RNA sequence: GCGGGCGUAAUUCAAUGGUAGAAUGCCAGCUUCCCAAGCUGGACGUUGUGGGUUCGAGCCCCAUCGCCCGCU
Numbered sequence: 001g002c003g004g005g006c007g008u009a010a011u012u013c014a015a016u017g018g019u020a021g022a023a024u025g026c027c028a029g030c031u032u033c034c035c036a037a038g039c040u041g042g043a044c045g046u047u048g049u050g051g052g053u054u055c056g057a058g059c060c061c062c063a064u065c066g067c068c069c070g071c072u
Base pairs, nucleotide, nucleotide: 001071002070003069004068005067006066007065010024011023012022013021018055026042027041028040029039030038048064049063050062051061052060
């Protein structure tokens, strides 16, 4: 230099172009003599970044950044 894959909550991962979710973790409460476990509730996201297409984009298109793999 060329090609491909990945990037979404604190973490690990989902999500047919139509309300962004789960688990774990965190906080509060319940339960218990205490702890753990369990139960209930709560907070937490510029979907890497910038554009484009569309009535509507995490999803399609272009560029770009980071990481990984292959080729040269």

This is a predicted structure of a 72-nucleotide RNA (transfer RNA) from an uncultured Endomicrobiia bacterium.
The prediction has a mean pLDDT of 80.
It matches the Rfam family "tRNA". By type it is a transfer RNA.
It was read from a public genome assembly.